[in-house]
């Protein structure tokens, strides 16, 4: 002094659930909450995987509903990629 590894320290984020508002929805934004999380910090590039307003197609006579397919909407707390990041004794 350097590697691998792991306690503890200071702390961080926050599910469910609520209130609020935004959305057609899926889910998001502010607040309370605290399930977890060493990247549950950023980032949709790849795979998944949630909703289907619009659009297309089929049925019901129709207005109109119903059912099917579908993302350019989402979920980073699904899993990889990739950027940045605080401690670290024995």
């Nucleotide at each position: 002094a350097u590697c691998g590894u792991u306690g503890a320290a200071g702390g961080g984020c926050a599910a469910a659930c609520u209130u609020u508002c935004c959305g057609a929805a899926a889910g998001g934004u502010a607040g309370g909450g605290g399930c977890g999380c060493a990247a549950a910090g950023c980032u949709u590039c790849c795979g998944g995987u949630c909703u289907a307003a619009a659009u297309c197609c089929g049925c019901c006579u129709g207005a109109g509903g119903c059912g099917g397919a579908c993302a350019a909407g989402g979920c980073a707390g699904c899993g990889g990629g990739g950027c940045c990041g605080c401690u670290a004794a024995a």